[in-house]
Record summary:
The RNA shown here (FMN riboswitch aptamer (RFN element)) has 165 nucleotides and comes from Lysobacter gummosus.

Order: sequence, then structure tokens, then C1' cells
RNA sequence: UAACGUCUUCAGGGCGGGGCGAAACUCCCCACCGGCGGUAGGCGCGGCAACGCGCGAGCCCGCGAGCGCCUGCGGAUCCCGGCCUCGGCCGCGCGAACCGCAGGGUCAGCAGAUCCGGUCCAAUGCCGGAGCCGACGGUCACAGUCCGGAUGAAAGAAGACGGCU
Repeated sequence: UAACGUCUUCAGGGCGGGGCGAAACUCCCCACCGGCGGUAGGCGCGGCAACGCGCGAGCCCGCGAGCGCCUGCGGAUCCCGGCCUCGGCCGCGCGAACCGCAGGGUCAGCAGAUCCGGUCCAAUGCCGGAGCCGACGGUCACAGUCCGGAUGAAAGAAGACGGCU
């Protein structure tokens, strides 16, 4: 000490108050929260300086989990055919929709959401203001905040060893 390889560890926050009601952390009013990488005019530290280091966007560009989709396997149900002692049994198949598990690809299918004013050569990032967004299943009542899959998975981060000089 660049690529690369193996391994290890880590890797998400938030309903407090009030109202209606039989019932709501799910509705209404007020409140609260913001994963990872990039971008960088902000901030901090060091330096005479050049510059270096650290932090720095939920809504700018991407990524992740989740759901959906596709493929395979399994399950049970219906259908079909055969047998039948009419209770059912067997078989293959396809087809249908369903459930579970595994895998795949992300082309994207859901994958969301920002404007105004100011400063400036330059701002969707700074300053000020006002807005907006948030998987699936569950629930005495509709959930970003409760419970569950999840003691899971993972964007990635750090480190060790190898490798190279």
C1' cells in the first nucleotide's frame, strides 16, 4: 500500500397531550422520527499559505429491506380418467386459484415526497419561511410511530489476514 481474494464484527428512529366513541398509540387537532453511498458554497480542527482531515440533503442522483412479478419444488382443495364392496381407493394430467419454501432479475411494477424568498459568478444542498412523504400482514376502528415476519435479511461501514511494492 491500488486492484483482487478469504474471514470477522457492526449496520433504524419515532404517539407525549387532547377530542369523538362501546372500542382508536390506527380517525380528528397539536406532537414526534428520518437507513446507506454520492454530490458540497456550510461548520469545526490543523496549517504562514497551498491545502489536508472530520461532519454535513428524508423530499438532487443512486442503493437497501418489504410487497408485487417470473421460475422451480412441495402441500392441501377442486377438476379429469380408471376401479369400486358406492364408504371410497388409485393414477396421471392438465387446468384453476390458494398456501409454504427456495431462487431470479431488477427492465422496472409499487418504490414515496420541495417549493418560495435571501445571499452569491454559481444553491432543489447554505440562511429564513412555508409545505410534503413514508412496504407488507395483524388489530373491538383506517397505523411512518403499536404487534408480527425479524435473535431475519441487507445497502454499506470498520477491521484482520493473504496479495503487491
The RNAcentral record of the sequence draws on Ribocentre.